[in-house]
Predicted 3D model of a 73-nucleotide RNA (transfer RNA) from a Planctomycetaceae bacterium. The sequence was found in a public genome assembly. It matches the Rfam family "tRNA". It is annotated as a transfer RNA.
RNA sequence: GGGGAAUUAGCUCAGUUGGGAGAGCGUCUGGCUGGCAGCCAGAAGGUCAUCGGUUCAAGUCCGUUAUUCUCCA
Numbered sequence: 001g002g003g004g005a006a007u008u009a010g011c012u013c014a015g016u017u018g019g020g021a022g023a024g025c026g027u028c029u030g031g032c033u034g035g036c037a038g039c040c041a042g043a044a045g046g047u048c049a050u051c052g053g054u055u056c057a058a059g060u061c062c063g064u065u066a067u068u069c070u071c072c073a
Base pairs, nucleotide, nucleotide: 001072002071003070004069005068006067007066010025011024012023013022019056027043028042029041030040031039032038049065051063052062053061
């Protein structure tokens, strides 16, 4: 220098054919227990990496930029 992949909650990740943004773990609150642990119930937490385009409608399609990984040289 060139090819490919990834980027969604604090962490690890789903998200199907474009229309409701989610799970597990963690955090917080309450309950059970003499206490810890554990269990149960509830809650908070999101610029879907950036900017632009297509569309009635974009996490999803197209392009740009950035970062990381990987292959070739």